[in-house]
Description: Small-subunit ribosomal RNA from an uncultured prokaryote, 1545 nucleotides, folded computationally. RNAcentral holds the sequence, with entries from ENA. The coordinates come from a structure-prediction model, not an experiment, and the mean pLDDT is 83. Its Rfam family is "Bacterial small subunit ribosomal RNA".

RNA sequence: AGAGUUUGAUCCUGGCUCAGAACGAACGUUAGCGGCGCGCUUAACACAUGCAAGUCGAACGAGAAAGGGUUCCUUCGGGGGCCCCGGUAAAGUGGCGCACGGGUGAGUAACACGUAGAUGACCUACCCCUUGGCGGGGGAUAACGUUCCGAAAGGAGCGCUAAUACCGCGUAAGACCACACCAUAAGGGAAGUGGUUAAAGCCGGCCUCUUCAUGAAAGCUGGCACCAGUGGAUGAGCCUAUGUCGGAUUAGCUAGUUGGUAGGGUAAUGGCCUACCAAGGCAACGAUCUAUAGCUGGUCUGAGAGGACGAUCAGCCACACUGGGACUGAGACACGGCCCAGACUCCUACGGGAGGCAGCAGUGGGGAAUAUUGCACAAUGGGCGAAAGCCUGAUGCAGCAAUGCCGCGUGUGUGAAGAAGGCCUUAGGGUUGUAAAGCACUUUCAGUAGGGAGGAAAAGGUUAAUGGUUAAUAACCUUAGGCCCUGACGUUACCUACAGAAGAAGCACCGGCUAACUCCGUGCCAGCAGCCGCGGUAAUACGGAGGGUGCAAGCGUUAAUCGGAAUUACUGGGCGUAAAGCGCGCGUAGGCGGUUUGGUCAGUCGGAUGUGAAAGCCCUGGGCUCAACCUGGGAACUGCAUUCGAUACUGCCUGACUAGAGUGUGGUAGAGGGAAGUGGAAUUCCGGGUGUAGCGGUGAAAUGCGUAGAUAUCCGGAGGAACACCAGUGGCGAAGGCGGCUUCCUGGACCAACACUGACGCUGAGGUGCGAAAGCGUGGGGAGCGAACAGGAUUAGAUACCCUGGUAGUCCACGCCGUAAACGAUGAGAACUAGAUGUUGGGGGGCAUGUCCCUUUAGUGUCGAAGCUAACGCGUUAAGUUCUCCGCCUGGGGAGUACGGCCGCAAGGUUAAAACUCAAAUGAAUUGACGGGGGCCCGCACAAGCGGUGGAGCAUGUGGUUUAAUUCGAUACAACGCGAAAAACCUUACCUACUCUUGACAUCCUCGGAACUUGUCAGAAAUGACUUGGUGCCUUCGGGAACCGAGUGACAGGUGCUGCAUGGUCGUCAGCUCGUGUCGUGAGAUGUUGGGUUAAGUCCCGUAACGAGCGCAACCCUUGUCCUUAGUUGCCAGCACGUAAUGGUGGGAACUCUAAGGAGACUGCCGGUGAUAAACCGGAGGAAGGUGGGGACGACGUCAAGUCAUCAUGGCCCUUAUGAGUAGGGCUACACACGUGCUACAAUGGCCGGUACAGAGGGCAGCUAACCCGCGAGGGGGCGCAAAUCCCAGAAAGCCGGUCGUAGUCCGGAUCGGAGUCUGCAACUCGACUCCAUGAAGUCGGAAUCGCUAGUAAUCGCGAAUCAGCAUGUCGCGGUGAAUACGUUCCCGGGCCUUGUACACACCGCCCGUCACACCAUGGGAGUGGGUUGCAAAAGAAGUAGGUAGCUUAACCUUCGGGAGGGCGCUUACCACUUUGUGAUUCAUGACUGGGGUGAAGUCGUAACAAGGUAGCCGUAGGGGAACCUGCGGCUGGAUCACCUCCUU
Repeated sequence: AGAGUUUGAUCCUGGCUCAGAACGAACGUUAGCGGCGCGCUUAACACAUGCAAGUCGAACGAGAAAGGGUUCCUUCGGGGGCCCCGGUAAAGUGGCGCACGGGUGAGUAACACGUAGAUGACCUACCCCUUGGCGGGGGAUAACGUUCCGAAAGGAGCGCUAAUACCGCGUAAGACCACACCAUAAGGGAAGUGGUUAAAGCCGGCCUCUUCAUGAAAGCUGGCACCAGUGGAUGAGCCUAUGUCGGAUUAGCUAGUUGGUAGGGUAAUGGCCUACCAAGGCAACGAUCUAUAGCUGGUCUGAGAGGACGAUCAGCCACACUGGGACUGAGACACGGCCCAGACUCCUACGGGAGGCAGCAGUGGGGAAUAUUGCACAAUGGGCGAAAGCCUGAUGCAGCAAUGCCGCGUGUGUGAAGAAGGCCUUAGGGUUGUAAAGCACUUUCAGUAGGGAGGAAAAGGUUAAUGGUUAAUAACCUUAGGCCCUGACGUUACCUACAGAAGAAGCACCGGCUAACUCCGUGCCAGCAGCCGCGGUAAUACGGAGGGUGCAAGCGUUAAUCGGAAUUACUGGGCGUAAAGCGCGCGUAGGCGGUUUGGUCAGUCGGAUGUGAAAGCCCUGGGCUCAACCUGGGAACUGCAUUCGAUACUGCCUGACUAGAGUGUGGUAGAGGGAAGUGGAAUUCCGGGUGUAGCGGUGAAAUGCGUAGAUAUCCGGAGGAACACCAGUGGCGAAGGCGGCUUCCUGGACCAACACUGACGCUGAGGUGCGAAAGCGUGGGGAGCGAACAGGAUUAGAUACCCUGGUAGUCCACGCCGUAAACGAUGAGAACUAGAUGUUGGGGGGCAUGUCCCUUUAGUGUCGAAGCUAACGCGUUAAGUUCUCCGCCUGGGGAGUACGGCCGCAAGGUUAAAACUCAAAUGAAUUGACGGGGGCCCGCACAAGCGGUGGAGCAUGUGGUUUAAUUCGAUACAACGCGAAAAACCUUACCUACUCUUGACAUCCUCGGAACUUGUCAGAAAUGACUUGGUGCCUUCGGGAACCGAGUGACAGGUGCUGCAUGGUCGUCAGCUCGUGUCGUGAGAUGUUGGGUUAAGUCCCGUAACGAGCGCAACCCUUGUCCUUAGUUGCCAGCACGUAAUGGUGGGAACUCUAAGGAGACUGCCGGUGAUAAACCGGAGGAAGGUGGGGACGACGUCAAGUCAUCAUGGCCCUUAUGAGUAGGGCUACACACGUGCUACAAUGGCCGGUACAGAGGGCAGCUAACCCGCGAGGGGGCGCAAAUCCCAGAAAGCCGGUCGUAGUCCGGAUCGGAGUCUGCAACUCGACUCCAUGAAGUCGGAAUCGCUAGUAAUCGCGAAUCAGCAUGUCGCGGUGAAUACGUUCCCGGGCCUUGUACACACCGCCCGUCACACCAUGGGAGUGGGUUGCAAAAGAAGUAGGUAGCUUAACCUUCGGGAGGGCGCUUACCACUUUGUGAUUCAUGACUGGGGUGAAGUCGUAACAAGGUAGCCGUAGGGGAACCUGCGGCUGGAUCACCUCCUU
């Protein structure tokens, strides 16, 4: 510090996710040790049991039991008295403590907490310093005794007694009060005067003084305590400023409320409380209400700013079963106190009682989840005490838990035969892996044994001395020395010895992000998953294994936090099109504000002081072996307050200015607004005339109108609405918007020059006004148009588009509504920053006075520099650079919806969520593809022609059907006379039946046998049984090779599956790219586009491109002309011989031909056109002319195209069968449908006779001649020929002659009968051919459709492959040999350019809504049940305060009667629980119901994306199963063509 994920790819926007850190954690799995931390986050749920606050006998009375000493008695067991230990234990009075310590976070949004202050408004026990005092009396009471009540808890009566308990009196101040005094804002100060107010003793020591005299009392003295004060310290209280969470779908709240006066109350101020008076107080800078929450130091994270949190530790607060209340006290409204009410639990004799773990342990419960009913007061601290000491679940320790952090170990070295085993394998090897074993060594930790610090210093007792105190050598205090003594932890830390590698490694991950890969299993199953996504038979993604990577006594997962996230943006974001500018003005608060003088110093800046607790963080030392941890010091704590300075800027005050703003004067343009009037054209209607059969309407029609006279035409009239031309990216207005003409009223703008005011300004939350169309209300009006509606068409349907009608409405007046794609999708204002060119309004200047030029200002357009932008684009009219203010945005959907509020007559508007769901949604641009978009071009694509198919019969293939089987594959073009260049058996893969199991075929092993062969029987054959002949070849003599048979197991075999695992091969379509450079953020573009041209991306020109490659073309083959060479089997001109005839023979090498090599054609030449180019047109020459004809040759890629059945091959499957053999059957079936062909329908013909001319092929298990036989197929025969020699082999159409005469024929030949031939083991299913006989359909073929542009179509025959036999098929060959093409509008296909796109699996695309089903969350809902709360009342426990006529009463007073004072009771006020009524709010639930979301391949349509087939969308209204349709107004975020206008070159 980033990464993954939207797309075919790109850039942006934007969300989701990941990598990091961290945790009071939990879960899974694993686990050796130690140190230091930490451990109910949930039920402030309920609690059994034990402990957690006591102590003081040196305050007091009383005082057991046990023990000791002594004494008396004794039955010798013991008992009694006294004394001591000791005055001990338990209980009581009294004092101090129990308000600390410990727990918890329910409540609390508050002076609760933090920070800084204030207290002239206060208190403070114990402690410290200090001043003064401590005199003298009195009356009770508990304990106790006794009587009694009660189950208990407890209680009552009577009686006795003490105090440091209680109460007077005396005394008293620097205390308090009043007055006076000083000072103050204030309750401050102060030795003035007067008044008021106090106390308690206990424990030691001594004999100096006094009295009694071993010693005591008084006395003296010491310590502690006590009283009244001052001051301090400590700890509290109250007050002030400021900070402190969400919601405005909470906007108004408040009667003790705000203030005053007086009083009460408190330690103290104060409406804290009461009475009276006034009417205030709080709030948009967020009151009130509601939800949530203890606050802080800090903790986690982060670069920081921030964000989240508030466990442990520390400070503060609050609470103690729930609610209320006070008492005591220095301090409480009190966790282990009291009273009352309530809920709950327990005891009970049913009458009554008891209790409060949010102390430490522990239990139940809740929960994913959190420990021992431990040891000790040894240390630290606390309470009491003079002290010893006692108490202390505070604390110190231990236990449990890997819960966290830190540290250590699980061995070290050597060791290659690279062991075995595992895994993989290309079978060679690789890897695990120096890893192990082996050898050598070490012993931390754990174990055993022994040793062994420190935490301990005090206190106490003892000795001595110094000092203090004192009368004192005493006591007490202080100091010093030595001695005694105190450890829970603890089997401590640590050290030593012993033995032995011995006891000690797991977890997660390995597709990308993200370090780490292979095999097997599984087969969209099982499963994984943080996101993207894996899994449908070769899964690095599931499960296992091997290997690897990471961390390590842990490792992963999950939850929650910060980060990354600049994804709420202060630091540090945005708003034309991605989410986002209010429809537009005016204007309040607020924010911001021109130049200048002086003042002030609030903001601002600087210094100082105080504070910012400790701990923590950071720096630097130290201590545990290190570290974690602990500890010393420093820094820091960015803050607040006080104070002193500075004065530029801002603020405030003050004086001035004119550049902002405004006023005045004179002009100008204008559909600016309102009102009234008025005009002509047109539509419609009415009346009349003319006139006759149609009109109207459409793609075509029909509905409709018309013989009752329409349409058309003329005249007259009525009425309403709108204003052609002018008219213009022209004008005006804030926007909506505004258009005939005239008048009246009225707003704003602009220009020019001067004068005046003197910052008067800008923006603008709320507020208020205006605001298209549609719509609503009332009343008018109504010509045209026209939602709804009706009819006619269209259509599968047509609730639409089209047509004919037509109501609301559109118009007017008044009143509502308040929304639009209200758009420049661009808030308002100000300043600055190149230009060019149009246009509107005004001003100035110039001259050549014009349709001119220059300049200035205010608008309004286009292009464009810099700059900006994701790009598109914007660009002085900014989307540039800055400033001010306002509004708005934060992923898509749900949803601009629900609920609530406000507004509205309604329609509805405005404000405006959540649950749930997805991993995207979006913007701009790119490349393709597509379009019922456009342009250009090509092709037997159309057109022009010729001939067919589709109709018939037959052949053949396919589908379908049938079948035991009809084997399999091929299926638009690009399957269908295709694989198959030959299904009777075989082929053959299918079916039936019978057989075989190492097999029909291959290799290896063992045994035997030569191989082989004759025959018989059974059987359909395979096969089986028997049988005959036969002993071979090579040899180093061991054996070997080939073949046959048997056996065993490895294995064979498979036309079984997957062509969607593959290789190879093949079909279809025609252009595809690269290097460098340049442009672009990029995908990409350019080149390859453009102008011409071509068969061609062929070439030329232009050009940010320049070149190149594959394809095109050419090179190759063949054919067409010529030449050279050669001359047999071919040829024969000339010469010669010969025949009936024939190159038959000699010979020739001229010709043809054969087959080798050359020549030739290149737009080369001429003319024209063209840009002078490329090229095209015409011509000459030439055998051939513009590629001469034909062929081979087929780029990058596309269709998961075809083929596992040619072959090869991965994987899977079968293995006495899915393999192999045999026989028979089937592939040849047959209501039917389609494709491809053959033959025809005839006279351009059929038949008969005669006669002519090819090319290319094939031939030895072959072609086969002559000759003979047969009507013929053929048979016999056998010459020749392995072929330029012989044979197949007769070419046919043609030509000549004859016949038939338009007919189902002398056409046509199907079908069927009979007889044959040939091939072949075998022609029944199921061959071909021949002869005789038979003689079907068919008379040129509907819709539709195919081929062909020249030696082509058409027509005619010949040959070959396959093959025993079997072509109408296929592949070749030659013969005869046409017609037509104006042309590119249209159909089909293709290419290039351009345009739109929501498509990219690419239109066979994408996609919308209703309906049906399932699930989920949510709104409404008659209601129902809870919580909280307002108001009005009722109620009134305990308690406090006030009152008191009843009862009662120790201290004081008394005149002895009583009084003062107190208590009980009663009562009044306040008040908790509780109750009633009525509201508000919130949660849960609810028959039914509304929409929403998500789901597998459901139903109906096709609304949107292309001009999406009616352009789409926005607002509104109506209608309709549904998407939607229609009306009105608006927008371009509409394609295409044309026009207008403007701009650029």